[in-house]
RNA sequence: UCUGAUAAAAGGUAAACCCAUCGCGAGGUGGGGGCACAAAGCCGACGGGCCUGUUGCGACAGGUGGCUGGGCUGCUCAA
Numbered sequence: 001u002c003u004g005a006u007a008a009a010a011g012g013u014a015a016a017c018c019c020a021u022c023g024c025g026a027g028g029u030g031g032g033g034g035c036a037c038a039a040a041g042c043c044g045a046c047g048g049g050c051c052u053g054u055u056g057c058g059a060c061a062g063g064u065g066g067c068u069g070g071g072c073u074g075c076u077c078a079a
Base pairs, nucleotide, nucleotide: 004077005076012037013036017032018031019030020029021028022027035066041072042071043070046069047068048067049064050063051062052061053060054059
């Protein structure tokens, strides 16, 4: 350094739900709250899936990275 992993150490994030707020909506943001997570850090102008709005159908516009493939980056070092 790469792979691997969470044994130890230092930490990190924050599900459902509640309150406030933005949005037609899926959802987002802030506070509370902890289900869980070795990338649950980032990328939706790289795909797939799912969800929302418009639509008769195609289709178009949006959301989701804690659905997934993939890409980039990062802490530690037991087996």
Molecule: c-di-GMP-I riboswitch aptamer
Organism: Bacillota bacterium